Context: one part of a larger RNA
Molecule: large-subunit ribosomal RNA, domain V
Organism: Goniochloridales sp.
This record gives sequence, structure tokens and C1' cells, in this order.
RNA sequence: UCUACAGCUAGACGGAAAGACCCUGUGCACCUUUACUAUGUUUAUACACUGCAAGAAAGAAAUUUUUGUCUAGUCUAGGUGGGAGCUUAGGCAUCUUUGGAAAACCACUCGUAAAUUUCUUUCUUGCUCAUUCUAUUUGAAGACAUUGUAUAUUAGGUAGUUUGACUGGGGCGGUCGCCUCCUAAAGAGUAACGGAGGCGUACAAAGGUGGGUUCAUUGGGGUUUUCCCAAGGAGAGUGUAAUGGCAGAUACCCGCUUGACUGCAAGAUGGACAUAUCGAGCAGGAACGUAAGUUGGUCAUAGUGAUCCGGUGGUUCUGUGUGGAAAGGCCAUCGCUCAACGGACAAAAGGUACGCCGGGGAUAACAGGCUGAUGACUCUUAAGAGUCCCUAUCGACGGAGUCGUUUGGCACCUCGAUGUCGGCUCAUCACAUCCUGGAGCUGAAGGUGGUCCCAAGGGUUCGGCUGUUCGCCGACGAAAGUGGUACGUGAGCUGGGUUUAGAACGUCGUGAGACAGUUCGGUCCCUAUCUACUGUAGA
Repeated sequence: UCUACAGCUAGACGGAAAGACCCUGUGCACCUUUACUAUGUUUAUACACUGCAAGAAAGAAAUUUUUGUCUAGUCUAGGUGGGAGCUUAGGCAUCUUUGGAAAACCACUCGUAAAUUUCUUUCUUGCUCAUUCUAUUUGAAGACAUUGUAUAUUAGGUAGUUUGACUGGGGCGGUCGCCUCCUAAAGAGUAACGGAGGCGUACAAAGGUGGGUUCAUUGGGGUUUUCCCAAGGAGAGUGUAAUGGCAGAUACCCGCUUGACUGCAAGAUGGACAUAUCGAGCAGGAACGUAAGUUGGUCAUAGUGAUCCGGUGGUUCUGUGUGGAAAGGCCAUCGCUCAACGGACAAAAGGUACGCCGGGGAUAACAGGCUGAUGACUCUUAAGAGUCCCUAUCGACGGAGUCGUUUGGCACCUCGAUGUCGGCUCAUCACAUCCUGGAGCUGAAGGUGGUCCCAAGGGUUCGGCUGUUCGCCGACGAAAGUGGUACGUGAGCUGGGUUUAGAACGUCGUGAGACAGUUCGGUCCCUAUCUACUGUAGA
């Protein structure tokens, strides 16, 4: 070195299970509720099933009666029409008079009051025949219950669903549309949870036009808030943020006014689309100006919302056999913190540790990697402390590094799985050395120390408490080192902790439930193919 056998489990990111943690899906399922929308249910009312009788009250109708007083007029004239007669033989009326209206009698009718009848409603009471309950024969209840329909009410009892996105993982927080500047790299454009600010309007003049004026500030003077003189290119003002403009005014003042017009529009800017922006010029009829001309809001850039649906006004449009109408179209206009602002619907919150599925190392927790802010260590400068004296020893404010043991940042392999703290066992390496060894300096007399240099050969304990690492304590000891090794080591062990399902406390939550809060309990699989290693035998 090879072969065989027997072992051992460090590795083959070993095997097993399309990760259960985490995120994601316009996935699912259960559960909750003052999420939304329905619905069973509850209650109320109406009608039906639903009948009989009495009384009271109210109302309606019919019939028969009664009744109608301003003044004048014999007098208590309801109204209208007909009307010269009517009659019970008694009379009444016509006539005359009065009056706005004249009477008997007939018809109709208005209002008042009463009686009777019928009907309706309400209330009270009773009955039994519907109906209901019951020991199935009687009793009880009784036109109420019940049941059905309708309308309200109640309504997690039940059901269907919703519960946004961005995001240096997710959640919490913040943000979501528009305007201005920087970032933006001298055309335009340009990202970030980059740095700064504004907007969701205002104005009938703060619009149009014609004419006139010049600011802020400083100096001097004066009768001292207000004025005069001079300098003054812009530092003022411009409704409002910022930027860019503007003085021969876009600033300020005055006069007259309504162009803050109707119908259009060549051509451009911008742009995925949809939106958006500028616009000479033409026609109509206007305002101002002597005129030339200017005027289709405001110095410009924010002050906003598609479509559907619906309202209002107009209209030489359509109008279902025809004529109309309804309805629709067209023109104008109104109704959205649809602000998650290109707006899924008119209409929507939570829990899951009982959870499930599809995916993701596109994305977190462990470990590794990169980085090295933080951390550990080193060097440097040396103010100062050290009686004096920076450097025996200590060393501020600073500066430069090394390491990859802390806490982090990033999210690069791994989510079709790389098992996570501590202990046990077995270790191996570094040296920034705890002991033992050898040197230097000392503020080293000796002894004991302090500090620094060399040095990794060997060694580096047993207990109490705690799941603990750590730590505190006890007792020894020469010393009881610091770290790396997937915070070494679970196909070697354990399973106390963390981190499933049960249960409880405190707190939070209306609740389901939740809590780097606590508490009791809680399945740790693998017969070794290869590499590595150990032993034995043979060559």
C1' cells in the first nucleotide's frame, strides 16, 4: 500500500416527510363580534281561518215627524219651481198693504232637533258550534290562542363574504392625488421609507381697457407716524408655497366697464392610452381707447375626479299600427376626502397555538458568507496625575490599525427541511499565557509585587443555587486561561429551557383570542452503501 472481516459514526450540507416557523396567494376552512348583507326567531299591527247573543258609546244611511224671530209688514217669511185655487166645509189663500224676498196647496231641497229601523266601528260582558290542550270520556280554554299572508321590529341563532397596497422580511409607525425647488450628471426625462416646503382656494375686482405713477433702503432737512431734497436697477411689490419672470412694468393709483363672450380653429407642445397645454386667424355681437389697437379671466406653474346612475332647464331629434304621451337622444348644468385620489360594489371588521393547501431561500428566525458601524486588542501623540519628573505606574482630548469571539447591517447558498439553548461524552486547534519555564524595566533593599518581552511541552479541581451559558457563594489548589472548531459534538446520549396541541393566573381585548409575562403537563426515528478512523488477519 492492497484485500477481507469486525467495529465506530466525523463527513457524504446522509435517509425519511414538495418546512408545521416566516412571508406570499385579490387560496381554503373553522371561530368571534357594536364588520357588511341576508335569513330562521321574537314582538306589534292588519286580514283570513271567525260564529252566536246582550249592553254602552260613536258614526253613517233610510223613514216619519219637528223646526228656521235683523227691520218694515196683522206675524217666527229657510230656499227654488209650479200655482188660482185647496178643503175634513170649520176655514186657508188669491186680492189690499209692507218688504230685498209673499204666503193656500203640490214637488224638490238646505240647516236644526227627536224617535224608529238597518249597518259599521270601538269597548264591556256572556255563550258554544269552529279551533286548541288533556288522562281519550270527560274536563279546561274559547272566537282569544295556534296557523297562513303582508308590513314594521328584533336578529352571530344561522349563512354568504369582505377585512388594500408600498415596505431594506412581515407587523407597529408612516405614506398613497396635485404644485415648487434640490438630488438630476449644462436638451427632455430620471429612483429611494432621499433633502426642503405648499395645495384641495381666493377675487364682481384682486377681471377688461385707457391714462398716470415708481419701489425697498440710506443720508440730509423740517412744522416730526404721513412731508421735502438727494442717492438708489431692484435688495420692494406681485392674494397664497417655492422657482422662473416683471421697472419702457406683469408693481401702485384713477376713469369707464363686463371679452370671467357665442360659433369655431390652421398649426404646435406633451404624450403608451386616457387625460393635459399653447394658439395666430375667421364669423357674430360687445367693452375701453382720438386712434393704432387690446380683451375668449387673474405674472406663470397647484386649488382636483374618468365612466355608469340619477336630478334640473332647453331642444326644427327619435318616439314600436297611426296621432299623442311615456321613455330616450342632443345642448347646458348639478350630485363623489370614489383622498387607497385611472375611481373593483350602492353596501364589509377581527381571531386561529386546532389549523389546511399552493408557492418562495424572489423574504425573516439558526448556522455560514460579505462588511466591520459596535465590540475586543494593538500602535501613535502626550495635556495631566505620579513631592520634583509625561512614559516605574496611570493616562484625557485626538489620530492610525489588527481581529472576526459581541450587538448589528446586507439578504448571497439552503424553506421538494442545513434540528435550535444548556448539560454529558469525546475532543482538536490558535495564543491576545491562568500556572509551570526564561529574560528586561521598576517609584525592584529582602520577601511579595507591578508592567512588558520570549514561550503552546504539560497542566488548568470538587461542590450549593438556577434549565441555564453567565453569575453569586463554599472548599481546595501551582493555576482554576481567553477564544475558534455549523455559538465543535442529538444517523453519539439527554430533553431541564425555548417552540404545537390540554389547563390556569396577571394584564390587554366587547369577543374569538393574545402576551421575548408566569405556571403544571407534554412520542427525540434510522439494520451504515461510500469516504474518514480503530482493531485483527492475509498478501